[in-house]
RNA sequence: GGAGAGGCCUGGGCGGCCGUUCCGGCUCACGCCGGAGAGGAAAGUCCGGGCUCCACGGGCCAGGGUGGUUGCCAACGGCAACCGGCCGCGAGGCCAGGGAAAGUGCCACAGAAAGCAAACCGCCAAACGUCGGGCAACCGGCGCGGUAAGGGUGAAAGGGUGCGGUAAGAGCGCACCGCGGUCCUGGUGACAGGGCCGGCACGGCAAACCCCACCUGGAGAAAGACCAAAUAGGGAAGGUCCAUGGGUGACGGCCCGCACCCCACGGCCUUCCGGGUCGGUCGUUCGAGGCCGGGCGCGAGCCCGGUCCCAGAGAAAGGGCCGCCGCCGCACCGGCGCUCGCGUCGGUGCGGAACAGGACCCGGCUUACAGGGCCUCUCCCGUC
Numbered sequence: 001g002g003a004g005a006g007g008c009c010u011g012g013g014c015g016g017c018c019g020u021u022c023c024g025g026c027u028c029a030c031g032c033c034g035g036a037g038a039g040g041a042a043a044g045u046c047c048g049g050g051c052u053c054c055a056c057g058g059g060c061c062a063g064g065g066u067g068g069u070u071g072c073c074a075a076c077g078g079c080a081a082c083c084g085g086c087c088g089c090g091a092g093g094c095c096a097g098g099g100a101a102a103g104u105g106c107c108a109c110a111g112a113a114a115g116c117a118a119a120c121c122g123c124c125a126a127a128c129g130u131c132g133g134g135c136a137a138c139c140g141g142c143g144c145g146g147u148a149a150g151g152g153u154g155a156a157a158g159g160g161u162g163c164g165g166u167a168a169g170a171g172c173g174c175a176c177c178g179c180g181g182u183c184c185u186g187g188u189g190a191c192a193g194g195g196c197c198g199g200c201a202c203g204g205c206a207a208a209c210c211c212c213a214c215c216u217g218g219a220g221a222a223a224g225a226c227c228a229a230a231u232a233g234g235g236a237a238g239g240u241c242c243a244u245g246g247g248u249g250a251c252g253g254c255c256c257g258c259a260c261c262c263c264a265c266g267g268c269c270u271u272c273c274g275g276g277u278c279g280g281u282c283g284u285u286c287g288a289g290g291c292c293g294g295g296c297g298c299g300a301g302c303c304c305g306g307u308c309c310c311a312g313a314g315a316a317a318g319g320g321c322c323g324c325c326g327c328c329g330c331a332c333c334g335g336c337g338c339u340c341g342c343g344u345c346g347g348u349g350c351g352g353a354a355c356a357g358g359a360c361c362c363g364g365c366u367u368a369c370a371g372g373g374c375c376u377c378u379c380c381c382g383u384c
Stems, first nucleotide, its partner, number of pairs: 001380010012325007020037007039355001043366002046364005051220004063216005068082005083097001084095004098211002103209002105205003120151002122147003128143006159177006178200001179198008224282004234273008245262005289308008327352012
């Protein structure tokens, strides 16, 4: 100098004017003054928890989720360290990473054959049969065949490489690697290393059903709690009105009428009670909190001390305008350098400035993001 790997920070600054939500102070009040006022993702609402209400005798099944190990955490499908596999020269990256000798199922296309394997091309022709040649050994053709080493198809063709072996071949034999079994050693463990035995059986797929282990009630802030109007409706008490009721006046009996009293249901009035609606308050922002320091731990993280209070709106505030500076791009001008087209410095003009905004809170994951900056590490080239 070039090419990369991992991680982190920032997300314009200053001033003026106007506007806005909350809090505090002052004021009879109108208002005035002061302070505070979105994010790294506030997002998607994917996962986990707090909180709230509902449900709940116990067990089993079903359903859903998770899936290397050991840890961290309130918890997790998150995070850390480690193990294993794959990729990269490397820094590093990726992995739903339990079980395929319990069962079922699938393996498209291509291909002769795809799961009780298979002979398309190729190779062989030792044995057997036959035909021809030859005195014969034997040679050649055909048949019956042998062969999974080679070619070809495929994601995958029944271990790999080498030597031996053979008619040609083949774990057929042997060595090493792989694989399976068993034992030993190390490790908390996932696993790793080694010894012995076995010629190799057991292809792949479980984000296919399934099996195994572990976890698992439901709904969510429109949860939920409280205060509580008008109007309508419900209940209770009292008052009042009333007959189609009863009694009395009232008789020897009966009926009608009259007067008075009682009174069911009901009507009206008054008072009270309770539920709901409009509205209001709480939940609601002090919290698994931020910052600083110390200790423990490889780390995620944990412990201790100090310090700080840091948005709480409710159809929803946090904004707008102007000026100056800074940043980026383009064009032009000037200085300097030279490899003559670029670099660098200064100036002028024009343009641009991301993703996105709380709505109960917190921990994660994922996704989006103009521009700028920082740290650590790797590989290559050059120079000393």

The RNA shown here (Bacterial RNase P class A) has 384 nucleotides and comes from a Planctomycetota bacterium. It matches the Rfam family "Bacterial RNase P class A". The family's RNA type in Rfam is ribozyme. Lineage of the source: Bacteria > Pseudomonadati > Planctomycetota. The RNAcentral record of the sequence draws on ENA.